Annotation
This is a predicted structure of a 104-nucleotide RNA (SAM riboswitch aptamer (S box leader)) from Domibacillus epiphyticus.
RNA sequence: CUCUUAUCAAGAGAGGCCGAGGGAUGUGCCCGAUGAAGCCCGGCAACCUUCUUUAGCAGAAAGGUGCCAAGUCACACGAAGCAAUAUGCUCCGGAAGAUGAGAG
Numbered sequence: 001c002u003c004u005u006a007u008c009a010a011g012a013g014a015g016g017c018c019g020a021g022g023g024a025u026g027u028g029c030c031c032g033a034u035g036a037a038g039c040c041c042g043g044c045a046a047c048c049u050u051c052u053u054u055a056g057c058a059g060a061a062a063g064g065u066g067c068c069a070a071g072u073c074a075c076a077c078g079a080a081g082c083a084a085u086a087u088g089c090u091c092c093g094g095a096a097g098a099u100g101a102g103a104g
Base pairs, nucleotide, nucleotide: 001104002103003102004101005100006099007098008097013041015040016039017038021031022030023029025076026075027074028073042068043067044066047064048063049061050060051059052058072096077093078092080090081089082088083087
């Protein structure tokens, strides 16, 4: 990097260093010197893992990852419904993306 598969409505610091950017892409809309990104500490969760087991679609722990503004911030393609005809809202599916596990 590609493929398969599962999940994506919950959760997570008034800490330290540092100093301007960040939210994948486009558009929009946001966050940011009352301090972005990054690093450290802290925390959340429990996919893999380990242990227990009445063997289960159970319980516990947290070693490997992951995560800690907004639903994956919204929309991006297609279908259905409602309202209106500038368009909006609801819902379903897909695409894309993220993360885990496995394979090449």
The model forms 97% of the base pairs in the Rfam consensus. Its mean pLDDT, the model's own confidence on a scale to 100, is 83.